[in-house]
Molecule: transfer RNA
Organism: Candidatus Micrarchaeaceae archaeon
RNA sequence: GGGGAGUUAGGCUAGCUUGGCAGGCUACCAGCCUCGGGCGCUGGAGACCCGAGUUCAAAUCUCGGACUCCCCG
Repeated sequence: GGGGAGUUAGGCUAGCUUGGCAGGCUACCAGCCUCGGGCGCUGGAGACCCGAGUUCAAAUCUCGGACUCCCCG
C1' cells in the first nucleotide's frame, strides 16, 4: 500500500439480509420475602464508534473517517 472481519448499557450478546417503539443475560437500584443476609419474585434506570447523505422514518442503506483483529504485498 491492497483486501477482509468487527465496533450496540459497567461487562457479554441478539437484531442489520428484508429500514418502522433497540431485545436478552449479568451487574446495579428499589420493593416483596427473611430475625438479618443470600436465594427467589416484581419493578426501575442504563447502549447503537464519529461525521455527512438518502428517506416520512437509519443500529440497519450509501459515502468519508477513527479504533481493533486477520490475510496479502